[in-house]
RNA sequence: CUCGAAAAAGGCAAACCAUUCCGAAAGGGUGGGACGCAAAACCAUCGGCCUAAAUUUUUGCAAAUGCAAAAAUAGGGUAGCGAGGUUGCCGGGU
Numbered sequence: 001c002u003c004g005a006a007a008a009a010g011g012c013a014a015a016c017c018a019u020u021c022c023g024a025a026a027g028g029g030u031g032g033g034a035c036g037c038a039a040a041a042c043c044a045u046c047g048g049c050c051u052a053a054a055u056u057u058u059u060g061c062a063a064a065u066g067c068a069a070a071a072a073u074a075g076g077g078u079a080g081c082g083a084g085g086u087u088g089c090c091g092g093g094u
Stems, first nucleotide, its partner, number of pairs: 001093004011037002016032004021028002035080001041086003045083003048078004054073008
């Protein structure tokens, strides 16, 4: 530098369950659990996806300055969706 076929030391942990944890929600934390993972370590920069308490617009109700629905957006989330960036264990090859 490159690769992850085999091996070993180890590591992580989806779904699901629990929770008098955080959040409006999506989602996250913690404990259990194990589908998987060679970066399933870290980072929301780009695209995707999820959410949208708040804001805007439209429509309906309505006559109070409000309620409901839909769409869009700020923002939030996802690193176990992909790309990119940073770091790194073991082993093979060179």